[in-house]
RNA sequence: ACCGGAAAAGGCAAACUCAUCGUGAGAUGAGGGCGCAAAGUUACAGGCCCUGGUGUACGUAGGGCAGCUGGACUGCCGAAG
Numbered sequence: 001a002c003c004g005g006a007a008a009a010g011g012c013a014a015a016c017u018c019a020u021c022g023u024g025a026g027a028u029g030a031g032g033g034c035g036c037a038a039a040g041u042u043a044c045a046g047g048c049c050c051u052g053g054u055g056u057a058c059g060u061a062g063g064g065c066a067g068c069u070g071g072a073c074u075g076c077c078g079a080a081g
Stems, first nucleotide, its partner, number of pairs: 002081001003078003011036002016031006034067001040073003044070003047065006
């Protein structure tokens, strides 16, 4: 360094429930634990979702998702091989 974390210690936490916030997508906290070696950060590219105006779509304006894929930045532990 690869690799592994079902080798150990430690970490994160889906659905669901409750509370609060938001028109909404969704967010935060508590419980919970499906999973995760970047499931840490970042909307940069693609993607998905919400809201407004529009007859509808396209497009457009604003917003959300980092646990969809890629990019960028950063990072814990060390048995076996």